[in-house]
Molecule: FMN riboswitch aptamer (RFN element)
Organism: Neotabrizicola shimadae
RNA sequence: CGGCAUUCUCAGGGCGGGGCGGAAUUCCCCACCGGCGGUCACAGCCCGCGAGCGCCUUGCCGCAAGGCAAGGGUCAGCAGAUCCGGUGGAACUCCGGGGCCGACGGUCACAGUCCGGAUGAAAGAGAAUGUGU
Numbered sequence: 001c002g003g004c005a006u007u008c009u010c011a012g013g014g015c016g017g018g019g020c021g022g023a024a025u026u027c028c029c030c031a032c033c034g035g036c037g038g039u040c041a042c043a044g045c046c047c048g049c050g051a052g053c054g055c056c057u058u059g060c061c062g063c064a065a066g067g068c069a070a071g072g073g074u075c076a077g078c079a080g081a082u083c084c085g086g087u088g089g090a091a092c093u094c095c096g097g098g099g100c101c102g103a104c105g106g107u108c109a110c111a112g113u114c115c116g117g118a119u120g121a122a123a124g125a126g127a128a129u130g131u132g133u
Base pairs, nucleotide, nucleotide: 003131004130005129006128007127008126009125010124016030017029018028019027031113032112033102034101035049036048037047038046044100045099052078053077054075055072056071057070058069059068060067061066082098083097084096085095086094104116105115106114
């Protein structure tokens, strides 16, 4: 230094102004935000991953519709979104310009930004100890 094992720590940002209205941080105009790994060079929109919902499996309850609990992740459906010019050996990643996207439930009115599951989970990042070389 690399491998393996165990334990621990960390691991998401954002509605400010105006308008309509009885009511909107949810609509309209302007504004604001961008997890993790990879990539010849720094990425929300290139390739992949994660949480959530759905789906599937098992058990229990129920006449049934369905409900509850536990589990799965090669089930991948919701699930997404980028172009033009410039520099360069190399950039859909940088610089300039224009554009686009954003789980579920809640709400006096439709939410990426409010409230909630969540003091959760987790991609992953790091540390310590042990082990063998």